[in-house]
RNA sequence: AGAGUUUGAUCCUGGCUCAGAAUGAACGCUGGCGGCGUGCUUAACACAUGCAAGUCGCACGAGAACGCUUUAGCUUGCUAAAGCAAGUAAAGUGGCGCACGGGUGAGUAACGCGUGGGCAAUCUACCUCCGAAUCGGGGAUAACAUUGCGAAAGCGAUGCUAAUACCGGAUGACAUCCUGAAGGCUUUGGUUUUAAGGAUCAAAGGUGGCCUCUACAAGUAAGCUACUGUUUGGAGAUGAGCCCGCGUACCAUUAGCUUGUUGGUAGGGUAACGGCCUACCAAGGCGACGAUGGUUAGCUGGUCUGAGAGGAUGAUCAGCCACACUGGAACUGACACACGGUCCAGACUCCUACGGGAGGCAGCAGUGAGGAAUUUUGCGCAAUGGGGGAAACCCUGACGCAGCAACGCCGCGUGAGUGAUGAAGGCUUUCGGGUCGUAAAGCUCUGUCAAGUGGGAAGAAACCACGAGGUGAUAAUAUCGCUUUGUGCUGACGGUACCACUGAAGGAUCACCGGCUAACUCCGUGCCAGCAGCCGCGGUAAUACGGGGGGUGCAAGCGUUAUUCGGAAUCAUUGGGCGUAAAGGGCGCGUAGGCGGUUUGUUAAGUCAGAUGUGAAAGCCCGGGGCUCAACCCCGGAAGUGCAUUUGAUACUGGCGGACUUGAGUAUGGGAGAGGGAAGUGGAAUUCCUGGUGUAGAGGUGAAAUUCGUAGAUAUCAGGAGGAACACCGGUGGCGAAGGCGACUUCCUGGACCAAUACUGACGCUAAAUUGCGAAGGUGUGGGUAUCAAACAGGAUUAGAUACCCUGGUAGUCCACACAGUAAACGAUAUGCACUAGAUGUUGGGGGAGAGAAUCCUUCAGUGUCGCAGCUAACGCGUUAAGUGCAUCGCCUGGGGAGUACGGUCGCAAGAUUAAAACUCAAAGGAAUUGACGGGGGCCCGCACAAGCGGUGGAGCAUGUGGUUUAAUUCGAUGCAACGCGAAGAACCUUACCUGGGCUUGACAUCCCAAGAACGAUCCAGAGAUGGAUUGGUGCCCCUCGGGGAACUUGGUGACAGGUGCUGCAUGGCUGUCGUCAGCUCGUGUCGUGAGAUGUUGGGUUAAGUCCCGCAACGAGCGCAACCCCUAUUUCUAGUUGCUAACGCGUAAUGGCGAGGACUCUAGAGAGACUGCCAGUGUAAUAAACUGGAGGAAGGUGGGGACGACGUCAAGUCAUCAUGGUCCUUAUGUCCAGGGCUACACACGUGCUACAAUGGUCGGUACAGAGGGAAGCAAUACUGUGAAGUGGAGCCAAUCUCAGAAAGCCGAUCUCAGUUCGGAUUGGAGUCUGCAACUCGACUCCAUGAAGUUAGAAUCGCUAGUAAUCGCGUGUCAGCAUAACGCGGUGAAUACGUUCCCGGGCCUUGUACACACCGCCCGUCAAGUCAGCCGAGUUGAUUGCACCCGAAGGAGGUGAGCGAACCGUAAGGGGGCAGCUUUCGAAGGUGUGAUUAGCGAGGCG
Repeated sequence: AGAGUUUGAUCCUGGCUCAGAAUGAACGCUGGCGGCGUGCUUAACACAUGCAAGUCGCACGAGAACGCUUUAGCUUGCUAAAGCAAGUAAAGUGGCGCACGGGUGAGUAACGCGUGGGCAAUCUACCUCCGAAUCGGGGAUAACAUUGCGAAAGCGAUGCUAAUACCGGAUGACAUCCUGAAGGCUUUGGUUUUAAGGAUCAAAGGUGGCCUCUACAAGUAAGCUACUGUUUGGAGAUGAGCCCGCGUACCAUUAGCUUGUUGGUAGGGUAACGGCCUACCAAGGCGACGAUGGUUAGCUGGUCUGAGAGGAUGAUCAGCCACACUGGAACUGACACACGGUCCAGACUCCUACGGGAGGCAGCAGUGAGGAAUUUUGCGCAAUGGGGGAAACCCUGACGCAGCAACGCCGCGUGAGUGAUGAAGGCUUUCGGGUCGUAAAGCUCUGUCAAGUGGGAAGAAACCACGAGGUGAUAAUAUCGCUUUGUGCUGACGGUACCACUGAAGGAUCACCGGCUAACUCCGUGCCAGCAGCCGCGGUAAUACGGGGGGUGCAAGCGUUAUUCGGAAUCAUUGGGCGUAAAGGGCGCGUAGGCGGUUUGUUAAGUCAGAUGUGAAAGCCCGGGGCUCAACCCCGGAAGUGCAUUUGAUACUGGCGGACUUGAGUAUGGGAGAGGGAAGUGGAAUUCCUGGUGUAGAGGUGAAAUUCGUAGAUAUCAGGAGGAACACCGGUGGCGAAGGCGACUUCCUGGACCAAUACUGACGCUAAAUUGCGAAGGUGUGGGUAUCAAACAGGAUUAGAUACCCUGGUAGUCCACACAGUAAACGAUAUGCACUAGAUGUUGGGGGAGAGAAUCCUUCAGUGUCGCAGCUAACGCGUUAAGUGCAUCGCCUGGGGAGUACGGUCGCAAGAUUAAAACUCAAAGGAAUUGACGGGGGCCCGCACAAGCGGUGGAGCAUGUGGUUUAAUUCGAUGCAACGCGAAGAACCUUACCUGGGCUUGACAUCCCAAGAACGAUCCAGAGAUGGAUUGGUGCCCCUCGGGGAACUUGGUGACAGGUGCUGCAUGGCUGUCGUCAGCUCGUGUCGUGAGAUGUUGGGUUAAGUCCCGCAACGAGCGCAACCCCUAUUUCUAGUUGCUAACGCGUAAUGGCGAGGACUCUAGAGAGACUGCCAGUGUAAUAAACUGGAGGAAGGUGGGGACGACGUCAAGUCAUCAUGGUCCUUAUGUCCAGGGCUACACACGUGCUACAAUGGUCGGUACAGAGGGAAGCAAUACUGUGAAGUGGAGCCAAUCUCAGAAAGCCGAUCUCAGUUCGGAUUGGAGUCUGCAACUCGACUCCAUGAAGUUAGAAUCGCUAGUAAUCGCGUGUCAGCAUAACGCGGUGAAUACGUUCCCGGGCCUUGUACACACCGCCCGUCAAGUCAGCCGAGUUGAUUGCACCCGAAGGAGGUGAGCGAACCGUAAGGGGGCAGCUUUCGAAGGUGUGAUUAGCGAGGCG
C1' cells in the first nucleotide's frame, strides 16, 4: 500500500466481497511447562448453607461455669466452703463505628456526568494548631429479681440500681442575634473592620503517679502532677451540599408545551439560595439555535481501531452517579431518607398450635434456572488498608495467597553436529527416473522442560517487650510523654522461587494448497455426492467435491462463528458530488438566517502572543531501573491539541460613531416589443339553413365497406345563421420569472434597454418557513357548442385486432367564476457577482467616418454558430462555461421493493405532498470501442433476379435415404455443405451384423523352455473349422563331434497379443463450407486515459485492398494477379511404329515398298499480347483507367485447369491411418458354415427411359478424340438368329488389338393411334463368369406389351464451343454401371436492366444484441413458498386525564385520658405523651383516551 467482481474488450460511476488489527468471547480438532493477567456480556431471575461489622472493663452496674488447688464432712466418691479460674465468658446501660470498605448498572437524556468557575447563600464527627473552661446539684432507667400472656417471634406488670446515659442551675466570651456609630471595599445588591449597649447559650469524667504545699498525720484524703476525655471559641485539613457557563444519542411520520406554570410581595422551611412550600397580585415562561413527546442508554479517565481527523466502545483498574425484592415514608445521626437498620403497602418463599410470625447474596464462596458461555461452599490476617481500643489485642470473603479454565499476553521445550548403499517403505512416472530425503538408521555431543534425589531464600518492618541514652512536665533520680539506639517476637503462600546431580530418553498439532493468496499431483465420483468469503467449481481426464502422497502457513495452538474499527475519499472538516452515471426545487416575491463596497476614528467580542491556575492517579509515549529475558512491575520526565483568569497587540472580522460613490436605487429624454388585462371591430375558411342551376353518383381507402344521395346528394351560384381560430408577413426574430404570448383598434398597466446629467448614500446578494403564479388533462356551477374529438357504435384489416385505417359520435375543446398544483414544467445545466484568446451571423439603442436610406469603424444590452486555453469518464462545454474564484439555497449516497405502505397535511373527487421497512440480487448504470444484426440508408458484385434454353416435381424402372420389418436387415454421413455420399463396383470372400459349431499365449508380433528341419502325400469323421490314422522327407552354417546357431513347425509357461468396442465434445492428420469472396494482418510513427483508431477511410477505377490521386502516415506480410500445366498461332531442332508433296517400283485397291522432312503429326526448345500504337473520354492540371480503332492466329486476366488468406461452423471422420483416456480378456478377441447388408404398406433425394413425326423402323453411307491391353487385348477364318463358341495370326503397343463411333447424310416405310410410340412386367429357351448365380449376377433369343398422350404447388442447371443433343473410352472388376471420371461429334437462344428474392463486399447509422435477431425480452395465468400492508375482531404492555378509596409517616389542630426532673405559699403551672382529627400521600379501583406489540377469515402487492 491494495485486490476480486458488471463488459467481447475499455474508461468511469457504483455497490458487494477479501487481505489487517482487536475481543471479558463461544464452538470444532489438538494439547508439554512456567510467569503475569482475566473469568455470568444472558434472568436488577429465584436462592439452601456458611461467612462478609464490630469493638471498648482506661465510661457504668451486675457477674457465671468447666477445670485446678486447699480445707471440712464423711456412705472414698459425693457434698460444702475458700482460693485460683476471673472481675474472665455471655448478656445489659453507655461511647465510637455501622453513611467507609465490597456489589450491581435496573433507572436516569439529567447540572446525572465531564470541564472550568461561584457560594459575600453553606455544613463538616474523628484529626492538627491556637485560646478559654471543666463549678455545683437533681430525678430516673436497663441489666437484675418476682410475675403474667404467647406455639413462636416477642410483649407486659411490679420492685431495686449505676454512669462519660438524662435534666435544671451558676459562670461566660473575641460566639450568635438585636440596636446603633464610624471607616475600608464595592457589581450600589451588599460585604468587611473597629468601638458601645442589650439579649441568648456550656461541660464529665476516667486512669497512672507523688506527697513539695494543706488536713489527719501510719499512709491516705484534699491537693499536686502526667496522660486522656468533656465544653466553648477561632484557624486549618478533609469530606459534603447548592448554583452557573460550555459539552453530552436517535426520531419532525413527535410542532406546539406549561397553571406552582413565569415573575413579584409577605410568611414558612432548610446547614444553606430558591415556587422548595403556602397566601395574595400580575400574565407570564419555553420552542425550528428543536420546546413537548417517543425510543435507546449509567457518565468519565480510558479501551479497540485509524497516518491523522475520526469511528466504535465504556469488562478488568480508577473518579463520579444511581440502586439494594417492588413502591412509599420518615427516624437516628456530623453525614442516610441507610445493601447485611425501622415503619407501611404489594408480589414471592418459608415456619405455624391457624391465632399469628419470619425473610431479602446486584458482599465472598455456592445452588437452581436461563444461556453458545464464565471458576473453589479453599487458606490467612504474615503483608497493605480499614473499625474499635491508652494498649495488648479483637474484627475485617477489603486484601494477600492458593485452586479451576490455553480465556488472553509473554517466555521455554519436544534436541544439536555429522551422516548417501541417496536404505527399506509410501506416492508418482514419459518406466529412464523423481520425491518424502540428511529425513531415518549409525556415530559424536548438550542437559532447557518434565521426572527422581539432595540443598534452599527474599517478602519482616513496625507495634510491643526488655536494656541503654537524650529531652519535657515536676519538688523529684517516681511516673508519664516525646525521641535515639541495641536485642527479642511475628510467614497464609510453602519446603515455593532458586541451586546441584542423573539421563536423548517422555513430548506436535491445526488449517490451507482455482484466482484474490504462500502452497500440485494421483485415485474415486460424474450437475450426483458435495464445496463456497466474493468470483464461482461438479454433466467421465475436477490443481475447486472425497481420500492418498507431496507442499505452504502458523505453532501449544490452529481454524470457524459473532462483533468493532480499518481498507470505505462508500456521509467526503481534513476529503465527494448533482448536463447524460443517484442528484438543481416548475418559476417568482420575500421573513428569519448566512454573506457583504471605499475611507476614518473608537472599542477590543472574535483573532494573535505572553504569563498564571487547572487538566486526579493509573494508562499511552520517552529515559532509567527490578524479576535470567519478555510479558509484568517500579521511579522520573514529557504530553494532555482543553477550560478559566490575567497582561498586551490591533492587520483582518465584528460592535459603535463620522465621511465617500464605484454596488443598488430615483429623476429627465428617447426608441423596440405576439409582455399582461378589458372593451370593440374585421376578413378568409369549415359546418348548418333557405333558394336557384343541375343529375347520378358522392365520399373514403393500400384496396374496400359502413355512410350520404332520385324524398335530388356531391358539384356550383346567391343569401343568411353561428361558433372557434387568426393564412401570407414569420425569421435558431421579439417579449416575459417560469408556464407561456401571434388579425386590427382603443383604454388601463408591468418590465427591460439606450443616452446625458443631477440626486440618495451600501439602501446589497442569497433565501429555510410562509406566500403568489403555474401547460395540457381533470372537477364544480352556469352559459355556449362551428370544427376537432377520449368513451361509444359501425365498417375494414387480422389467426385474433377491445389497435393502427375509414364512417359517425358524447364528454371535452370556447366563456365566466371557483378548485386542482402536476409534466421529458428540459438548456434534463439553481441564483447573484467578478475574472479568463478570438472569429462570424442576427435583434434593439447610441457614437464616429461618409454626399448618402448604402457601406465601414466602434460601444452597450440581448440572441445563435464555430473555436484557443482550461475542464470533463467520455460525449462534449468553451465570456450565454460544464473554465477560474466568492456568497447562499435545494438535492444525492448500489439495483429492485417504491415515489409504494402506514401516519400527517391539502383536496368535492381524481389525487397531490411528506415518505419508510421487511424481503431480494451482485450487480443496476454512464460514455465510448470492435463486431453482429436491422421488414435503416448509400455504393457495388454474383445464372441472384430478369430475358431465354432444357429439366426435376406426374409415369415405369435404377440407385441412395428415412420409416417399418427382421435373428440380423453392420456402421457412419442429416439444411445449404447427408441422401448414384464413405462404396473405383455386398452371390462366397469382402463383412464389421445375425444364428449355429469351435479355439483360448490365441489368426498376427517379441522374449523364454522343450521337441522337431521345413515341407508334402493318402485315408476316415464332419456343413466346415477341426480332429484322428498312416506315410515321404532329414536340408544350411560352425564344430573340440558332446553339441551350438539361423530360419521354420509343434507343445508349454507367463509377460503380452487382439478389438471396425466407446469418446471426432480429449486429439493429430485429412476434408467440406462461407469462397476464388477480396479480404485478413503486422512493424514503426501519430492520435486516444483506454478498449482501440489511423494505415485499410475519401475522389476515381478495376474481376480484384487492381491501380492512380489525395491524406499522419510510411512501409511490409498472407491473400488478388503473375510465375506452373493444357489449349489457340508460329519458328527452329528431330523424323519412328507417325506423314506422303516431288521422283521411282508394285497392286484390283491401300505410304504397301524404295526414298523424302516439304506438309499433317509427334515432342523438346523458342517467339508471340504488353493497353505496346492511334483517337477520344477521364479528375481542379498530370494520372489510373475506360471506349473506339488499326494491326494481329489471338485484345484488353484470350479459353480451361492446378492453386483456397486470417478465420467460422466444438462442421465431418477414433470404420483409411495415427493417437490420449476408458472398457472386454475361455471374450466386445479369433476360426468356420449358413444367413443378412438385396426385406417392403409407405415418404423423399439423385438419375435412366419415355410419352413420339425435328420421330420410330429398315437398308445404304461419312467423319472423331482420348484411353486400355500379358493370369491381358485378340484380328482373318468357321459355327450359332444371337449372347457367344471353336481356333489362334499379331501385339509388352504412334507398329497388333479392343474398335463397328453415334447423332449426321441418302433412300424406303409408318401417318397421330396408347400406335410399327413406349418398353416395364411375366412365361419359355439359352450364353458367359465363377468352387457356387435359390435367396441374389450380367447378357441373348422367342413370346408378353403395365404406366405413360409433356406433368399441381413448388423447384434446379446453364451466358459459348456454353446449354441441349449424340455416341466412345477408362477405373473398380472373375462376373456385374442408367453411377463416377474422362473424350470427342453436332451445336443454339437470351441478358432491357438492378425495383424486387437469395448470397456476398465496402462506407455509414441505430442498438438494452456479444451463445451476437435462431439474440434479447414484457405481461397475464397455474402450483408451491416467503416477507410486508389492509382486515370483522381479539389478547397484552406502557401511558395521559377525571373521579373514588386512602396505609405508614411528617407537619398543623385538639388533647376532657396520662403525667419523674423545672417553678411553686403545694392548689396548680410550664413542658411532655397516648388518643382523635385536617392536609399531603404509595398501592388499589372505576371511567375515558393515546401509543405500541401478538394472533386473525379473506383481500392487495
Molecule: small-subunit ribosomal RNA
Organism: metagenome